[in-house]
Context: one part of a larger RNA
RNA sequence: UGUCGCUGCUUGAGAGCAAGAUCCCUUAAGUACGAGAGGAACUUGGGAUCGGCGCCUCUGGUCUACCGGUUGUGACAAGCACCGCCGGGCCGCUACGCGCUACGGGAUAAGACCUGAAAGCAUCUAAGGUCGAAGCCUCUCUCGAAACGAGGCAGCAUGGCGAGGGUAAUAGACCCUUUUGAUAGAGCGGGGGUGUAAAGGGUUAGCUCACGCGAGCCCGUCAGCCCGCCGCUACUAAAGC
Numbered sequence: 001u002g003u004c005g006c007u008g009c010u011u012g013a014g015a016g017c018a019a020g021a022u023c024c025c026u027u028a029a030g031u032a033c034g035a036g037a038g039g040a041a042c043u044u045g046g047g048a049u050c051g052g053c054g055c056c057u058c059u060g061g062u063c064u065a066c067c068g069g070u071u072g073u074g075a076c077a078a079g080c081a082c083c084g085c086c087g088g089g090c091c092g093c094u095a096c097g098c099g100c101u102a103c104g105g106g107a108u109a110a111g112a113c114c115u116g117a118a119a120g121c122a123u124c125u126a127a128g129g130u131c132g133a134a135g136c137c138u139c140u141c142u143c144g145a146a147a148c149g150a151g152g153c154a155g156c157a158u159g160g161c162g163a164g165g166g167u168a169a170u171a172g173a174c175c176c177u178u179u180u181g182a183u184a185g186a187g188c189g190g191g192g193g194u195g196u197a198a199a200g201g202g203u204u205a206g207c208u209c210a211c212g213c214g215a216g217c218c219c220g221u222c223a224g225c226c227c228g229c230c231g232c233u234a235c236u237a238a239a240g241c
Base pairs, nucleotide, nucleotide: 005156006155007154008153009152010151014143015142016141020050021049022048023047024046025045033038051101052100053099054098055097059095060094061093062092066088067087068086069085070084071081072080073079090228104138105137106136111131112130113129114128160241161240162178163177164176165175166174183237184236185235187232188231189230190229191227192226193225194224200219201218202217203216206213207212
C1' cells in the first nucleotide's frame, strides 16, 4: 500500500530438520535355544546422563537499593579512598536449584494373507477384502487472511496525538492507565532487610589537687534506619489537542 468504520477474537490454505538422544535396572527368564557350557528377544515398570523449553517455592550465587561494624583524611556532618575495607541482605537476575520433555491414528511399499472366478480344479487378483516400515499424511509445537478465492465471528460507536507509567524495551515497537481514575509519586497499614539508633539515666577501668571527665557495659529498645513487594487512600501529577 492492499483488504477498507474501529477494536478484539478466530479458521487454517500454506510454511518450518516442526526436540529429542543415549544408557542402565526390572519384568519377560535362568524361559526360548542348547548335550552341556552358556544364554536371548517382543513385552512391563522405573531410573540416570546429555540436549531443549519454562520457572524462582526450596537450596546456592549475585544483589554498587538497603542495614550494621570499622580505618585514613576531615573541627563536626558529609564526601573521597576498588561499593575504602569487612559482615549480612529483600525484590530482581540466575544454576549448582525446581517442573515438563509420550503415545496414538490413517493410507501405503516390499512382503504376508482371505474370499474368488476367468479355467466345475487350483490360484493373494481379475471384481472385492484383511494386514504390513525409523518412510508418507496426521497427532504435538511455532508462524500463518497479501490465502487477489485478500475468509469467518463478536463487540462498540469511535479512534488518534499528547500525558502518567511498565507484565515491554538498544531506537522504534509492545502493554496498562488517563478523573466514569489506583497509572506513577507521597502518605498510611501489612510483610520484609539489618540487628538494638539518639537524647537521657545508671554503672565502671582510668585521668584529675579538686570540681569533674570518662572508652566500655546496662536501661532506654525485638529499637533506629531502610524497602524495586502486597494492600488502602485522590493529597500531587495524568493539563490538553
The prediction has a mean pLDDT of 80. A computed fold for a 241-nucleotide part of an RNA from a Candidatus Micrarchaeia archaeon, annotated as large-subunit ribosomal RNA, domain VI. Its Rfam family is "Archaeal large subunit ribosomal RNA". Its family is annotated with structural constituent of ribosome and ribosome in the Gene Ontology. NCBI's taxonomy places the organism under Archaea, Nanobdellati, Microcaldota, Candidatus Micrarchaeia. The RNAcentral record of the full RNA draws on ENA.